[in-house]
RNA sequence: AUGACGACAGCAGGAGAGACCCCAGCCGGCGGCAAACGGCAUGGGGCGCCGACGAAGUGAAUCUUUCAGGCGAAAGGACUGCUGCCCGACG
Numbered sequence: 001a002u003g004a005c006g007a008c009a010g011c012a013g014g015a016g017a018g019a020c021c022c023c024a025g026c027c028g029g030c031g032g033c034a035a036a037c038g039g040c041a042u043g044g045g046g047c048g049c050c051g052a053c054g055a056a057g058u059g060a061a062u063c064u065u066u067c068a069g070g071c072g073a074a075a076g077g078a079c080u081g082c083u084g085c086c087c088g089a090c091g
Base pairs, nucleotide, nucleotide: 006086008084009083010082011081012080013079018047020046021045022044023043024042025040026039027038028037048071049070050069054067055065056064057063
């Protein structure tokens, strides 16, 4: 002096599976009240499903199981790229 592999941080990309059913609650219009209608996605329950935080099994795994988690959006998200920074292998 080069700076592999690896760690951390930031940015970008990033899938899958019911906005299912029932009950309750809230809102809207109508309305004396109720019922019925539409919406919200707030709570509880049920069945179905996903697998890319994590967990478990295997020599290992993006494989398997789904305990947790997830199934509108949001959030999360394995993994990939770039940048910064730390370490410092080979030569």

Background:
The prediction has a mean pLDDT of 78. This is a predicted structure of a 91-nucleotide RNA (Glycine riboswitch aptamer) from Nitratidesulfovibrio sp. HK-II.